[in-house]
Molecule: Guanidine-I riboswitch aptamer
Organism: Paenibacillaceae bacterium
RNA sequence: UAACUAGCUUUCUAGGGUUCCGCAGCAGUUUUUGCUGGUCUGGUCCGAGAGAAAGCGGCAGUCUGAUGGACUGCUGACACGGAGGGAAAAAAGCCCGGGAGAA
Numbered sequence: 001u002a003a004c005u006a007g008c009u010u011u012c013u014a015g016g017g018u019u020c021c022g023c024a025g026c027a028g029u030u031u032u033u034g035c036u037g038g039u040c041u042g043g044u045c046c047g048a049g050a051g052a053a054a055g056c057g058g059c060a061g062u063c064u065g066a067u068g069g070a071c072u073g074c075u076g077a078c079a080c081g082g083a084g085g086g087a088a089a090a091a092a093g094c095c096c097g098g099g100a101g102a103a
Stems, first nucleotide, its partner, number of pairs: 007056006015046002020043002022040001023037006057075008078098001080101001084096003
């Protein structure tokens, strides 16, 4: 100094907070309402490049009369990492970002 088939989506998980629900406290109150609390296990919610699964896609090859189709194989190796900023609830392993930097 430089490279890869090194791509996408969905459902989850680790993790995350506090809009809504629930829970706890206080006040009023008959039904129930308001305020405070995430230093409340939770449901909803957000959620991984370096976590999981599935699907799609991509590459190569073979067969087939063909631009089309079928099948097989591969694409799943490695991966330490701030500070700061972004978000109409908020925060985070989210995004900037496989960034800066380190090795």